Model confidence (mean pLDDT): 81 of 100. The RNA shown here (transfer RNA) has 72 nucleotides and comes from Candidatus Zambryskibacteria bacterium RIFCSPLOWO2_12_FULL_39_16. Taxonomically the source falls in Candidatus Zambryskiibacteriota (Bacteria, Bacteria candidate phyla).

[in-house]
């Protein structure tokens, strides 16, 4: 230096054009328990930037950042 794949909550993973962007685990927080633990309920919390497409964009195009891979 070409090429491939991927970025979404603190972690792991859904959402393939149209629902308030959802789950699990984890944080808080109330109930329950004499205390803890489990259990139940509630809260708070991401689309990697920047342009385009499109009535609508996590999603498609581009470009740039980043990680992982091949190939020289």
């Nucleotide at each position: 230096g070409c090429c491939c794949u991927c970025g979404u909550a603190g972690u792991u993973c859904a959402a393939u054009g149209g629902a308030u962007a959802g789950a699990a685990c984890g944080a808080g927080a109330a109930a329950c328990u004499u205390c803890u633990a489990a259990u139940u309920u509630c809260u708070a919390g991401a689309u990697c930037u920047a342009g385009g497409u499109c009535c609508g964009a996590u999603u498609c195009c581009u470009a740039g950042c980043g990680a992982g891979g091949g190939c020289a």

Annotation
Its Rfam family is "tRNA". Gene Ontology term of the family: triplet codon-amino acid adaptor activity.